Predicted 3D model of a 540-nucleotide part of an RNA (large-subunit ribosomal RNA, domain I) from Sphingomonas spermidinifaciens. Its mean pLDDT, the model's own confidence on a scale to 100, is 82. Lineage of the source: Bacteria > Pseudomonadati > Alphaproteobacteria > Sphingomonadaceae > Sphingomonas. Its Rfam family is "Bacterial large subunit ribosomal RNA".

Context: one part of a larger RNA
RNA sequence: GGCAACUGGUGGAUGCCUUGGCAUGUACAGGCGAUGAAGGACGUGGCACGCUGCGAUAAGCGUGGGGGAGCCGUGAGCAGGCAUUGAUCCCGCGAUUUCCGAAUGGGGCAACCCGGCUUCACCAAUUAUCCCGGCCGCGGGUAACCGCGAUCUGGGUAAUUGGAAGGAAGUCAUCACCGAGGUGAAUACAUAGCUUUGGUGAAGCGAACCCGGAGAACUGAAACAUCUCAGUACCCGGAGGAAAAGACAUCAACCGAGAUUCCGUUAGUAGUGGCGAGCGAACGCGGACCAGGCCAGUGCUUCUCAUUCAGCCAGCAGAACCAUCUGGAAAGUUGGACCAUAGCGGGUGACAGUCCCGUAUGCGAAGGCGAUGUGAGAAGACUUGAGUAGGGCGGGGCACGUGAAACCCUGUCUGAACAUCGGGGGACCACCCUCGAAGCCUAAAUACUCGUACAUGACCGAUAGCGAACUAGUACCGUGAGGGAAAGGUGAAAAGCACCCCGAUGAGGGGAGUGAAACAGUACCUGAAACCGGUUGCCU
Numbered sequence: 001g002g003c004a005a006c007u008g009g010u011g012g013a014u015g016c017c018u019u020g021g022c023a024u025g026u027a028c029a030g031g032c033g034a035u036g037a038a039g040g041a042c043g044u045g046g047c048a049c050g051c052u053g054c055g056a057u058a059a060g061c062g063u064g065g066g067g068g069a070g071c072c073g074u075g076a077g078c079a080g081g082c083a084u085u086g087a088u089c090c091c092g093c094g095a096u097u098u099c100c101g102a103a104u105g106g107g108g109c110a111a112c113c114c115g116g117c118u119u120c121a122c123c124a125a126u127u128a129u130c131c132c133g134g135c136c137g138c139g140g141g142u143a144a145c146c147g148c149g150a151u152c153u154g155g156g157u158a159a160u161u162g163g164a165a166g167g168a169a170g171u172c173a174u175c176a177c178c179g180a181g182g183u184g185a186a187u188a189c190a191u192a193g194c195u196u197u198g199g200u201g202a203a204g205c206g207a208a209c210c211c212g213g214a215g216a217a218c219u220g221a222a223a224c225a226u227c228u229c230a231g232u233a234c235c236c237g238g239a240g241g242a243a244a245a246g247a248c249a250u251c252a253a254c255c256g257a258g259a260u261u262c263c264g265u266u267a268g269u270a271g272u273g274g275c276g277a278g279c280g281a282a283c284g285c286g287g288a289c290c291a292g293g294c295c296a297g298u299g300c301u302u303c304u305c306a307u308u309c310a311g312c313c314a315g316c317a318g319a320a321c322c323a324u325c326u327g328g329a330a331a332g333u334u335g336g337a338c339c340a341u342a343g344c345g346g347g348u349g350a351c352a353g354u355c356c357c358g359u360a361u362g363c364g365a366a367g368g369c370g371a372u373g374u375g376a377g378a379a380g381a382c383u384u385g386a387g388u389a390g391g392g393c394g395g396g397g398c399a400c401g402u403g404a405a406a407c408c409c410u411g412u413c414u415g416a417a418c419a420u421c422g423g424g425g426g427a428c429c430a431c432c433c434u435c436g437a438a439g440c441c442u443a444a445a446u447a448c449u450c451g452u453a454c455a456u457g458a459c460c461g462a463u464a465g466c467g468a469a470c471u472a473g474u475a476c477c478g479u480g481a482g483g484g485a486a487a488g489g490u491g492a493a494a495a496g497c498a499c500c501c502c503g504a505u506g507a508g509g510g511g512a513g514u515g516a517a518a519c520a521g522u523a524c525c526u527g528a529a530a531c532c533g534g535u536u537g538c539c540u
Base pairs, nucleotide, nucleotide: 001539002538003537004536005535006534007533008532009531015525016489017488020460021459022457023456024455025454026453027452028451029449030448031205032204039100040099041098042055043054044053046078047077050074051073061094062093063092064091065090066089070082071081072080105114106113107112115172116171117170118169119168120167122163123162124161125160126159127158128157130156131155132154133153134152136149137148138147139146140145174202175201176200177199178198179197180196181195182194183193209240210238211237212236213235220227224274250257251256261288262287263286264285265284271279272278292441293440294439295385300380301379302378303377304376305375306374307373311369312368313367315363316362317361321336322335323334325332337354338353339343345357346356347355390414391413392412393411394410395409396408397407400426421436422435423434424433425432476483477482496524499511500510501509502508
């Protein structure tokens, strides 16, 4: 040095576990905000770093209800307290709620700086009567002391005036609309405009869904220009719990249907298309859901208030088991019982229907929210629709790329009829059929899930599952937009090793002790491999 066996170190795979995730279903909720939101900064504890809670009343204050023995969050320690005169805790309502933030008095490099006005408090002076004390005088009383009076003095109270370099509270942004007043052009009266004052409202945030405005390119066409991607992405505006649409100037075909929306089918059909790539209906049929109304009013729509009543926001009751054996521990074994509208599930020193929490079932609210029903009140629409229908030119939308291109919208120029009329039936004409535009409203079936509650899983089990099971959008990186980790497990219980020894009053270790186990010692379950040792044997 090699090989083998055994035995260690290192390392953290594997197994087991789960506080955390993921997905789905049902129900709910679908908004919050100038009564100052979402989100933050800074504070707040006896000792207090992070998180959580809270706001100078600061891990909290008041009150109503629940609950019933412990409590002072995580958090284990010390100190000090609270609690059957009902604490801690849970629910409802209320109070407080610094500063920033739409941020709104002005400014600003967010959490800071600087103001105006009003009121209060403060200081001084004057005045007033009242109250209290002191000095003085008078009266009573032995005295303490009591009563009365007047100038003065000190304090208080009230009013007025002045001061203030500081304090407290309130208020002061902008815009729109409504009411009232003033002023006031071109332009005489006027009007527009300007302005003052009172009132009402808006703003900002929020995951997706919805409507509208504006609107790409990569890509595909095996290149590329029409075309496609796609009216997609992105941006902007607006709204609601849904939105939009909606009560036939619709379809159909000579038979008829009867608002809208959504699903299946019709059908990858008819079409459209450098007839390429592609795009792609409708009628009809079957379903989901069904609802119709109004334009001067006994109606409709919306809103507000009152009332009614399911439900929600804390909770309560809730059956039935003992012994033996093994063991550190019984829920396991054995023996004998019991309950069950409860043998879902979790916990307890191993696997528990009958030990604990629960489960089935039944019950429950002073107060708040509140679908639904009922009643009352308020507001809105403004007479059947003309610069409209139609036409020319240019575009856009319709599955339909200008085509034989109807129909719908309109930038521009034009421009009817008046139910004896008008639109449509895919150029156009006739006949026939059908409907009545140019006014308004309308639930349900449909879409979505930031979120709440419950339940479920041939979903994951710490390199998985959310990026995040743990101080996680943290540490860290970046000027910034932004990027973005790693990191779980002693034991049933800390019983977390008193005491002794080596050592530097170390680190670490050896005894002793605890424990079922310490090769479970907080570098803690199991503890693979790479890698590094030790012992023994054999070989060199």